[in-house]
Molecule: Guanidine-I riboswitch aptamer
Organism: Hyphomicrobiales bacterium
RNA sequence: GAGUUUGGACGCUAGGGUUCCGGCACCUCUUUUGGUGUGACUGGUCCGAGAGCAUCCACCGGCGUGGGAGACAUCGCGCCGGAUGCACGGCGGGACAAAAGCCCGGGAGAC
Repeated sequence: GAGUUUGGACGCUAGGGUUCCGGCACCUCUUUUGGUGUGACUGGUCCGAGAGCAUCCACCGGCGUGGGAGACAUCGCGCCGGAUGCACGGCGGGACAAAAGCCCGGGAGAC
């Protein structure tokens, strides 16, 4: 200096806005109902983490076990363990109704 790897699935939360539901305000309506606005309306639906969490799988380590004359290896099964490293981070832009710790992005930059 260059290359590869540092995993996958599903769910939840921090957080987020306002399409729908609901709430609230106003108007309408014989009753029923309908309409408009409002997210500095707690909420339900919804979006949602590289640097948050849980579970499962994979992987790594240790132990045990099965086949075999025996041992190692290989393969399979079971149990235990594993921070499977480290991770500060704009402005601005993008999508969906809209916004965001979502995506651009482990980016720019900093150390």